[in-house]
Context: one part of a larger RNA
């Protein structure tokens, strides 16, 4: 010079983007951050209709809907860099695997069984919770058929599946309920795809030799287990390997990367925000379940801590968003909406969403505004200097004209919303002109920002300049204190009586809603 996630001193008017615990992966009060589905199920605690009523209540009949059983998400998103020198990361390749939901396809969805929560009755416990008997339901759960290009076997042959619910109807059936039929959405098999995940090769990847040897499951083979899968991954035998000065082993620092910062480049430096990938969730182990995890707001066991207790026993885990203490030179609201975008669960309506969008706070950075603009010479006063004429602050002021951004006040006023539900037309399916599905069209309804942006309109110069320096590098000079003192400083180096270097004035220089310092990197 140029840059920072800055900090500090002194100032400080207004927007727009953007950014904000770099220290203690120290510890945390409170609130919220993951549910959802009545179109699986049995039911009905609360609200609201509805009906009975002796007017006390009673009926799950409807809308809905705590608690319970089942589903499918809770592996996503969000946060953190402890650790990790390579089980990682970045390039380029490989083969011995899986892979819910989602898309193509092919066939199937027969027929029955036994529990169990809820709920009742009785008990234990301060609690947290638990016990025992009894009832009952399912898209929960097990058998039974059935099996194709699926699995095991050379082959003969053997093995294994499923589930219903909801809208709507013409004939038939049926006392009803429904049977059937269709549509949808689901269920099971199987093949292929999509993604997304695991494994595995080679090349790069920080310093230290005052770290030179290191290694027994170590290297391989071979039988067997294991795993979705290659494989000492784990087991027995066997056989002596295997890695190392082109740096192994230790030992010490570190999350990689796209990228960023400087730089003419080649390089150094670094790796906040965004993005990708990796590792973590109070410390250390471990499995469960599931397509997926050895799982931040699940389990189980050990510790360390912190609560509660009726002393027998139990809670808990912000490196989610905000906020608290402490640590620090230092870093924001215990805001406000799911409008939008996206994520779950649902046929949908809808419901969750501190992801997300927004708003608050901080000159923390970058951009852009404005603090007026013309004209004024009596070159006013004052202040400073002076050789005492006079120069200078200075067109600066005042005065005179004028103008209104931006900040006030009023008044109007977008975008960001496309939808989705319902209606109508046309296709497709089907017995159907009915549900229902796919295009298309009119026409309503949804906004948190938001007192928005953005335009008008009124009044008034009206509310808006500071910092640093001025010996010399390095632009920009005098005068008075002061006396080697107080003091200044990034180098040289001023200051011991005429200091352009100190201090304090005019007066000038540069930068400007900033200007100096400091600390870091080129």
């Nucleotide at each position: 010079g140029a840059u920072u996630g800055a900090a500090u001193g002194c100032u400080g008017g207004c927007g727009g983007c953007a950014u904000g615990c770099u220290u203690a992966a120290c510890a945390c009060a409170u609130g919220c951050a993951a549910g959802u589905c009545g179109a699986a199920c049995g039911g009905u605690a609360a609200c609201a209709g509805g009906c009975c009523u002796u007017c006390g209540g009673g009926u799950g009949c409807u809308g809905a809907c705590g608690a319970g059983u089942g589903g499918c998400g809770g592996a996503c998103g969000g946060g953190c860099g402890a650790g990790u020198a390579a089980u990682g990361c970045a390039u380029c390749g490989g083969a011995a695997u899986c892979u819910g939901c989602c898309c193509u396809a092919u066939c199937g969805u027969g027929g029955g069984g036994g529990a169990u929560a809820a709920c009742g009755u009785a008990g234990g416990g301060a609690a947290a919770c638990u016990u025992a008997c009894g009832c009952u339901a399912a898209u929960a759960c097990c058998g039974c058929a059935u099996a194709a290009g699926u699995c095991c076997g050379a082959g003969a042959g053997g093995g294994g599946a499923a589930a219903g619910u909801g809208g709507g109807g013409g004939a038939c059936c049926g006392c009803a309920a429904g049977g059937c039929c269709u549509c949808a959405c689901g269920c099971g098999a199987u093949a292929g795809g999509a993604u997304g995940a695991g494994c595995u090769g080679a090349u790069g990847u920080c310093g230290g030799a005052u770290u030179a040897g290191c290694u027994a499951g170590u290297u391989g083979g071979u039988g067997g287990g294991g795993u979705a899968a290659a494989g000492g991954c784990c087991u027995a035998c066997c056989a002596a390997g295997g890695c190392g000065a082109c740096g192994a082993u230790c030992c010490g620092u570190a999350g990689c990367u796209g990228g960023u910062c400087u730089g003419a480049g080649a390089g150094g430096a670094u790796g906040a925000u965004c993005a990708g990938c990796c590792a973590c969730a109070c410390u250390g182990g471990g499995a469960c379940u599931g397509a997926g995890a050895c799982a931040c707001g699940g389990c189980c066991c050990a510790g360390a801590c912190u609560c509660c207790u009726a002393c027998g026993g139990g809670a808990g885990g912000c490196a989610g968003c905000a906020g608290u203490g402490g640590g620090g030179a230092a870093u924001a609201u215990u805001g406000g909406a799911c409008a939008a975008u996206g994520g779950g669960c649902g046929c949908a309506a809808g419901c969750c969403u501190g992801a997300u969008c927004c708003a608050g706070c901080a000159a923390u950075g970058c951009c852009g505004c404005g603090u007026g603009u013309g004209u004024g010479a009596a070159g006013a006063a004052g202040g400073c200097c002076u050789u005492c004429g006079g120069g200078u602050u200075g067109u600066a002021a005042a005065g005179c004209a004028c103008u209104u951004u931006u900040a006030g006040u009023g008044g109007g006023g977008a975008c960001a919303a496309a939808a989705a539900a319902g209606g109508c037309a046309c296709g497709g399916g089907u017995a159907a002109u009915a549900u229902u599905c796919g295009u298309g069209c009119a026409a309503a309804u949804u906004g948190a920002u938001g007192g928005u942006a953005c335009c008008c309109a009124c009044a008034g110069a009206a509310a808006a300049a500071g910092c640093a320096c001025c010996g010399g590098c390095u632009a920009a000079c005098u005068c008075u204190g002061u006396g080697c003192c107080a003091g200044c400083a990034g180098c040289c180096g001023c200051g011991g009586u005429a200091a352009u270097a100190c201090a304090g004035a005019g007066g000038g220089u540069g930068c400007g809603a900033g200007c100096g310092u400091u600390a870091a990197u080129c």

Background:
A computed fold for a 522-nucleotide part of an RNA from an uncultured bacterium, annotated as small-subunit ribosomal RNA, 5' domain.